[in-house]
Context: one part of a larger RNA
RNA sequence: UGACGGAAGGGCACCACCAGGAGUGGAGCCUGCGGCUUAAUUUGACUCAACACGGGAAAACUCACCCGGCCCGGACACUGUUAGGAUUGACAGAUUGAGAGCUCUUUCAUGAUUCGGUGGUUGGUGGUGCAUGGCCGUUCUUAGUUGGUGGAGCGAUUUGUCUGGUUUAUUCCGAUAACGAGCGAGACUCUAGCCUACUAAAUAGUUACUGGGUUCUUACGCCUAGUGAACUUCUUAGAGGGAUAAGCGGUGUUUAGCCGCACGAGAUUGAGCAAUAACAGGUCUGUGAUGCCCUUAGAUGUCCGGGGCUGCACGCGCGCUACACUGGAAGAAACAGCGUGCUUGAACCAUUGCUGAAAGGCAUUGGCAAACCAAUGAAAGUCUUCCGUGAUCGGGAUAGGGAAUUGCAAUUAUUUCCCUUAAACGAGGAAUUCCCAGUAAGUGUGAGUCAUCAGCUCACGUUGAUUACGUCCCUGCCCUUUGUACA
Numbered sequence: 001u002g003a004c005g006g007a008a009g010g011g012c013a014c015c016a017c018c019a020g021g022a023g024u025g026g027a028g029c030c031u032g033c034g035g036c037u038u039a040a041u042u043u044g045a046c047u048c049a050a051c052a053c054g055g056g057a058a059a060a061c062u063c064a065c066c067c068g069g070c071c072c073g074g075a076c077a078c079u080g081u082u083a084g085g086a087u088u089g090a091c092a093g094a095u096u097g098a099g100a101g102c103u104c105u106u107u108c109a110u111g112a113u114u115c116g117g118u119g120g121u122u123g124g125u126g127g128u129g130c131a132u133g134g135c136c137g138u139u140c141u142u143a144g145u146u147g148g149u150g151g152a153g154c155g156a157u158u159u160g161u162c163u164g165g166u167u168u169a170u171u172c173c174g175a176u177a178a179c180g181a182g183c184g185a186g187a188c189u190c191u192a193g194c195c196u197a198c199u200a201a202a203u204a205g206u207u208a209c210u211g212g213g214u215u216c217u218u219a220c221g222c223c224u225a226g227u228g229a230a231c232u233u234c235u236u237a238g239a240g241g242g243a244u245a246a247g248c249g250g251u252g253u254u255u256a257g258c259c260g261c262a263c264g265a266g267a268u269u270g271a272g273c274a275a276u277a278a279c280a281g282g283u284c285u286g287u288g289a290u291g292c293c294c295u296u297a298g299a300u301g302u303c304c305g306g307g308g309c310u311g312c313a314c315g316c317g318c319g320c321u322a323c324a325c326u327g328g329a330a331g332a333a334a335c336a337g338c339g340u341g342c343u344u345g346a347a348c349c350a351u352u353g354c355u356g357a358a359a360g361g362c363a364u365u366g367g368c369a370a371a372c373c374a375a376u377g378a379a380a381g382u383c384u385u386c387c388g389u390g391a392u393c394g395g396g397a398u399a400g401g402g403a404a405u406u407g408c409a410a411u412u413a414u415u416u417c418c419c420u421u422a423a424a425c426g427a428g429g430a431a432u433u434c435c436c437a438g439u440a441a442g443u444g445u446g447a448g449u450c451a452u453c454a455g456c457u458c459a460c461g462u463u464g465a466u467u468a469c470g471u472c473c474c475u476g477c478c479c480u481u482u483g484u485a486c487a
Base pairs, nucleotide, nucleotide: 001487002486003484004483005482007481008480009479010478011477012476013475016471017470020435021434022433023432024431027321028320029319031317032316033315034314035312036311043054044053065307066306067305068304069303071301076119077118078117079116080115086113088109089108090107092105093104094103123295124294126293127292128291132289134283135282136281137279138278139277144183145182146181148179149178150159151158152157162174164173165172188272189271190270194241195240198238199237200236201235204232205231206230207229209226210225211224212223213222214221247261248260249259250258251257323428327387328386329385330384331383332382341372348367349366350365352363353362354361355360394425399420400419401418402417403416404415441463442462443461444460445459446458447457448456
């Protein structure tokens, strides 16, 4: 100087607690991991910092694993064989999963591309992440970190970097053997909310005007047609503006600031970026990044066929559906916001019509998209009726039969639909997770993956609480002082 303390004192955090909410842990199912099994059930990762993670939803491919079978994509050099032929290809039959001349029988065709040997390339989802780069994660979401000059000390080192107050903050005020600085924090960038001020818009609309229709009538009611008119409030998106603790009252060295009120769209929107020092954290399975080792023709290269990654006495983790009446079923009315979309000949997003119980099918047409899908008429929610606390019209696992769709291929059932079947589950022990505002929770939608397939992930809106606005008790983190047999 660190590390540690069952040492003391301050301060901080919903990966801590308190007050609560939703849960998870119990059930069924989905999915990941272990174990077991297996020809193979490929593999990485194992406290936070592995386990719906590898963007990992694997029917083939992927694919690395298992069982089989082809091919050379063996550069180049040397040497050998060799035009009296180095080699290469093949019908049929046998053989084979195979219309692989793979091999064999049989002979034809080919003509220096090759073939044998040696050296050596190349390839490898082979090994090593404990040889590495790069990237990511974590320590670590906190406030921390470092020179120069000066001071102290023989020196390692220390001061600066602090008694105190304050702040989300080593943020500031102040104190001061330090002075003046760099990185980090903040500032910054994106995003959300406001603008009747600017710029505009037949790919967005509005308002007059002119017609037409409708209601018992009136009405600036409602519907509809006008490439004629004006405008930009709504929509879109450029440039800007706007908030600074600025005003007032408390409190405070009357400092830094904090609290309340007013004015206001807004008096903490949410994220990104993010220092120094590290870890023998993860990745050689992201890469035509890469050292070394291994293998390299009976291949660990590559292609083809089949299987596996899905296997089930069991244990653990993330989730979905529920256990009903604040509900289930049927009908009616009526509301979003992010996105995405083939034209290469079709493949993408779909409309409309017909048909079918439905899933779907057939025909048609629009969209290279603010133009079409689409006013994305979403779901929960609202209204009416039925059900009536019963394992019940709650729940929908499991299983049987049938019909479609995607795909070359659906068996170990891709998915969807119809009928039947109708299990556990009556709110979940010990434990434990996440979270404070348009948040939790409920609810659906879009995208990613995608030929087909979401119970996943990432976004998006809609309905929208209870309870804190504190503390250091538990769990941890930071600073100071102190002790130590540790380095």

Model confidence (mean pLDDT): 80 of 100. This is a predicted structure of a 487-nucleotide part of an RNA (small-subunit ribosomal RNA, 3' major domain) from Leptojacobus dorci. Lineage of the source: Eukaryota > Rhabditida > Rhabditina > Diplogasteridae > Leptojacobus. The full RNA is in RNAcentral, with records from ENA and SILVA.